Two RNAs folded together computationally: RNase P RNA and transfer RNA, 465 nucleotides in total.
RNA sequence: UCAGGCGACCGGGCGGCCGCGUCGGCGCGCAAGCGCCGCCGAGGAAAGUCCGGGCUCCACAGAGCAGGGUGGUUGCUAACGGCAACCCGGCGUGAGUCGCGGGACAGUGCCACAGAAAAUAAACCGCCGCCGGCGUGCCGGCGGUAAGGGUGAAACGGUGGUGUAAGAGACCACCAGCAUCUCGGGCGACCGGGAUGGCUCGGUAAACCCCACCUGGAGCAAGGUCAAGAUGCAUCCGGCUUGCCGGAUGUACGCAGGCGUUCGAGGGCUGCUCGCCCGAGUCUGCGGGUGGACCGCUGGAGUGUGCCGGCAACGGCACGCCGAGAUGGAUGACCGCCCGUCGUCGGGGAUUCCCGGUGGCGACAGAACCCGGCUUACAGGUCGCCUGAUCCC
RNA sequence: GGGCCCGUAGCUCAGUGGUAGAGCAGGGGACUCAUAAUCCUUAGGUCGCAGGUUCGAUCCCUGCCGGGCCCA
Numbered sequence: 001u002c003a004g005g006c007g008a009c010c011g012g013g014c015g016g017c018c019g020c021g022u023c024g025g026c027g028c029g030c031a032a033g034c035g036c037c038g039c040c041g042a043g044g045a046a047a048g049u050c051c052g053g054g055c056u057c058c059a060c061a062g063a064g065c066a067g068g069g070u071g072g073u074u075g076c077u078a079a080c081g082g083c084a085a086c087c088c089g090g091c092g093u094g095a096g097u098c099g100c101g102g103g104a105c106a107g108u109g110c111c112a113c114a115g116a117a118a119a120u121a122a123a124c125c126g127c128c129g130c131c132g133g134c135g136u137g138c139c140g141g142c143g144g145u146a147a148g149g150g151u152g153a154a155a156c157g158g159u160g161g162u163g164u165a166a167g168a169g170a171c172c173a174c175c176a177g178c179a180u181c182u183c184g185g186g187c188g189a190c191c192g193g194g195a196u197g198g199c200u201c202g203g204u205a206a207a208c209c210c211c212a213c214c215u216g217g218a219g220c221a222a223g224g225u226c227a228a229g230a231u232g233c234a235u236c237c238g239g240c241u242u243g244c245c246g247g248a249u250g251u252a253c254g255c256a257g258g259c260g261u262u263c264g265a266g267g268g269c270u271g272c273u274c275g276c277c278c279g280a281g282u283c284u285g286c287g288g289g290u291g292g293a294c295c296g297c298u299g300g301a302g303u304g305u306g307c308c309g310g311c312a313a314c315g316g317c318a319c320g321c322c323g324a325g326a327u328g329g330a331u332g333a334c335c336g337c338c339c340g341u342c343g344u345c346g347g348g349g350a351u352u353c354c355c356g357g358u359g360g361c362g363a364c365a366g367a368a369c370c371c372g373g374c375u376u377a378c379a380g381g382u383c384g385c386c387u388g389a390u391c392c393c
Numbered sequence: 394g395g396g397c398c399c400g401u402a403g404c405u406c407a408g409u410g411g412u413a414g415a416g417c418a419g420g421g422g423a424c425u426c427a428u429a430a431u432c433c434u435u436a437g438g439u440c441g442c443a444g445g446u447u448c449g450a451u452c453c454c455u456g457c458c459g460g461g462c463c464c465a
Stems, first nucleotide, its partner, number of pairs: 001389010012338005018332001020041002023038006043364001047375002050373005055219004062274004067215005072086005087101001088099004102210002107208002109204003124149002126145009157175006176200001178197008223295004232251009253287007266278004302321008339362010394464007403417004411448001419435005441457005
């Protein structure tokens, strides 16, 4: 200098002006509210809602069976399908990166087409032996053979030899792999070595399944407090046209249908069964009313710096910091200057540098109970560590 | 805000590991004086997108995109 790998971070700034929302103050108003002033007012992903937790409500005698999730090891954590370190395997010259990474001698299933054969078997061609026939080197039959050909994603170990009619782990040597035993190292996944054995056992579990571990259900529209509520019903009061009207209080509904009240509907044990418990109402449809306020609500497994422990994730201590809470849902627009970048014009000895003029562009997106992660989107830019190649000293 | 479901031909749907089909609609032909009906024939698929598992994916797994339903 060129080409890369990994990680961390920023993601426009200042001013003016108009506007929006919560809160506070003042003024006006019976009140609702209005006006003025002041403080504050989105993110690294606030997103997707894919995991995990806090929180809240429901359910929490018992037994059994399902269902769902996770899947190398050790740790971290409130927890996780997250993170860290390590192991194994794939890719890369390398820095690194990717892996749903347990089990296929517990069982079952599947492996299209092609091929003889797709998993305890199998003979299409070929090779060999025997028998028969004749046209005497061919045909037919029986048998042996998985060494060769050919098919396929995948073919029942590989190479060399012995052996044989031809062959074959049938036998031998070496190699690869498996099982059992064993030695050493490591917390462990696993790694390195030795002996023996039968000689070799296909793939697929993001197919059923088996093993180990985890797992109640719902979600802030959870949940709580208060207010309001037509028609109707009950009571009371008033009026008169004596059965109507008006008012007050209380109740919270009305109509139709189904199934039921010990011959027990229905409900609960939020998957099911047994079992147990509650039990006189319950289910469906139609109609009507209110659909307001407050709490939950934001300071928390929070974050910065330093020190300590740890390879790290992370943990401990000390000091410091923390000013969104809307509820039809606020946080926006315009102008000026600057900044970054791209183009263009001019000048300075100038393809690269500098100065000036002018024009364009500056992303993705937006809180709604709160956190920890993952994933996805993102103009442009900064920094750190590392790798490979080339050149110079 | 929260919970759930679905994407296959122009439309409505099958297919759930082995070269993707049906009905209607479309094009051409036959029948008819002509049209309809009927009959014959034919075209049309990135199976929403991307990645993974597998020899092989519409199907199995993961992540996105689009559409729809429900709630006090």
Description
It holds a member of the Rfam family "Bacterial RNase P class A". The family's RNA type in Rfam is ribozyme. From the family's description: Ribonuclease P (RNase P) is a ubiquitous endoribonuclease, found in archaea, bacteria and eukarya as well as chloroplasts and mitochondria.